[in-house]
Context: one part of a larger RNA
RNA sequence: CCAUGUAGAAGGAACUCGGCAAAAUGACCCCGUAACUUCGGGAGAAGGGGUGCUAUCCCAUUCAGAAUCGGAAAGCGGCACAUAAAUGGGGGUAGCGACUGUUUAUUAAAAACACAGGACUCUGCGAAGUGGUAACACGAUGUAUAGAGUCUGACACCUGCCCGGUGCUGGAAGGUCGGAAGUCACAGUGUACAAAGCUUUGAUUUGAAGCCCCGGUAAACGGCGGCAGUAACUCUAACUGUCCUAAGGUAGCGAAAUUCCUUGUCGCAUAAGUAGCGACCUGCACGAAUGGUGUAACGACUGCCCCGCUGUCUCCUACAUGGACCCG
Numbered sequence: 001c002c003a004u005g006u007a008g009a010a011g012g013a014a015c016u017c018g019g020c021a022a023a024a025u026g027a028c029c030c031c032g033u034a035a036c037u038u039c040g041g042g043a044g045a046a047g048g049g050g051u052g053c054u055a056u057c058c059c060a061u062u063c064a065g066a067a068u069c070g071g072a073a074a075g076c077g078g079c080a081c082a083u084a085a086a087u088g089g090g091g092g093u094a095g096c097g098a099c100u101g102u103u104u105a106u107u108a109a110a111a112a113c114a115c116a117g118g119a120c121u122c123u124g125c126g127a128a129g130u131g132g133u134a135a136c137a138c139g140a141u142g143u144a145u146a147g148a149g150u151c152u153g154a155c156a157c158c159u160g161c162c163c164g165g166u167g168c169u170g171g172a173a174g175g176u177c178g179g180a181a182g183u184c185a186c187a188g189u190g191u192a193c194a195a196a197g198c199u200u201u202g203a204u205u206u207g208a209a210g211c212c213c214c215g216g217u218a219a220a221c222g223g224c225g226g227c228a229g230u231a232a233c234u235c236u237a238a239c240u241g242u243c244c245u246a247a248g249g250u251a252g253c254g255a256a257a258u259u260c261c262u263u264g265u266c267g268c269a270u271a272a273g274u275a276g277c278g279a280c281c282u283g284c285a286c287g288a289a290u291g292g293u294g295u296a297a298c299g300a301c302u303g304c305c306c307c308g309c310u311g312u313c314u315c316c317u318a319c320a321u322g323g324a325c326c327c328g
């Protein structure tokens, strides 16, 4: 000096990205327990008090004894009685995800996945869908309260406008069509002496789907404007004009896991706060199942604050054990 422990004056997070690590709390019994809430919870909330040993007494278990449970008042010992070991730190506030669960075996456990619940689409059974060249199999010894696919993700309140583009879906007309395979009725070629048959060529007749076209459909993929003017101070613009669009973002939320400018501005908290919380709205570039906004409970999740606690620190010290190191 290193590792693992133990102890520490005064202070007590000043350490640090961050209380990381350590300290503290701790068992059982009694008292007591807030906001909020889906009335179940929250809750071991929080916060207080008690606890050793000895003998005795009271009470309960239908009676008696024993044993056990509960209670009472005494006595005894120690520095210390949950005497060791084992054994929750607590509270407040916000974000995300409802929850228990699942995951990158070997750097990620999460806000990611799943989930119950919601919705749309397909499928009438020899189902759709899936595997296989096929036979066949799964689906299913199921039958639309079933099965498959996609999205969302408890619950509460809700889920606005746009079908122009892309997709899906419906459409007895028309176009593509001077048309695929095929087909009609002919004329030829080859084979054969010739006919028939077979073969093949040419133009002709007819010929579906698709696409165009006309509708529907957004919990399908997706999208959801600009420029001017205007109120008796100023500012602002309920109001008006105009251009463009398929339609111009509704409710709610908003410097947000989204805000560039930005440490926005104001408030709270601190002596001091680029953090945090509450507001404002000027949303560079929120927004409604690519779900929007809330939400009790839950979380080895993430941010902030307070109490307790401490060698994290001011600022280091001593001791123990094992190394490193030195000598043999």
Base pairs, nucleotide, nucleotide: 001323002322003321004320005319006318007317008316010314011313014312019309027051028050029049030048031047036041038154052076053075054074056072057071058070060068061067077081089307090306091305092304093303094302095301096299097298101113102112117152118151119150120149121148122147123146129138130137131136155294156293157292158291160224161223162222165221166220167217168216169215170214171213174212175211176210182206186202187201188200190198191197225243226242227241228240229239252286253283264280265279266278267277268276